Record summary
This is a predicted structure of a 76-nucleotide RNA (transfer RNA) from a bacterium.
RNA sequence: GCGCUCAUAGCUCAGUUGGUAGAGCAACUGACUCUUAAUCAGUGGGUCGACGGUUCAAGCCCGUCUGAGCGCACCA
Numbered sequence: 001g002c003g004c005u006c007a008u009a010g011c012u013c014a015g016u017u018g019g020u021a022g023a024g025c026a027a028c029u030g031a032c033u034c035u036u037a038a039u040c041a042g043u044g045g046g047u048c049g050a051c052g053g054u055u056c057a058a059g060c061c062c063g064u065c066u067g068a069g070c071g072c073a074c075c076a
Base pairs, nucleotide, nucleotide: 001072002071003070004069005068006067007066010025011024012023013022019056027043028042029041030040031039049065050064051063052062053061
């Protein structure tokens, strides 16, 4: 330098054909009793990496960029 994959909640990850963004864990609140905590119930938490484009409508499609990983090439 070229190509491919990935980026979604604090963490790990889903999200089908473009049509109201989710789960587990963690946090918080309550109940309970077996009390450094466990169990049960509930609550909050999101610029879907950034900027544009297409569309009535984009996490999803297209372009550019950023970051991470992998492969190839170059390396006098």
Rfam family: tRNA. By type it is a transfer RNA. It was read from a public genome assembly.